[in-house]
RNA sequence: AAUUUAUAAAGAAGAGGGGAGAGAGCAGGCUCCGCGAACCUCUAGCAACCGGCAAUCAUAUUGUAUAGGUGCUAACUCCUGCCCAGUUUUGGGAACUAUAAAUU
Numbered sequence: 001a002a003u004u005u006a007u008a009a010a011g012a013a014g015a016g017g018g019g020a021g022a023g024a025g026c027a028g029g030c031u032c033c034g035c036g037a038a039c040c041u042c043u044a045g046c047a048a049c050c051g052g053c054a055a056u057c058a059u060a061u062u063g064u065a066u067a068g069g070u071g072c073u074a075a076c077u078c079c080u081g082c083c084c085a086g087u088u089u090u091g092g093g094a095a096c097u098a099u100a101a102a103u104u
Base pairs, nucleotide, nucleotide: 001104002103003102004101005100006099007098008097013043014042015041016040017039021032022031023030026081027080028079029078044073045072046071049069050068051066052064053063054062055061056060082093083092084091085090
């Protein structure tokens, strides 16, 4: 990097550095930001995908926050874009994207 599977309306921030942008890309919105953005470091936390541990009807399910490996800590993946239903609003699906695990 590609493929497959699963998940994505919940949850969780302080400090130091930094110094103007940020919210994946494109378009349109909307929002955050010198009361300090991105990004980096440290600490803390959330979650429970893998792993650990325990139980069971046992190659899986449930529980546990627990050696460890990731991930995450504004707004539903911030919203819309394509399809179906509905027709102020909205609901469902797909695609894209992100993350995890496995394989190549």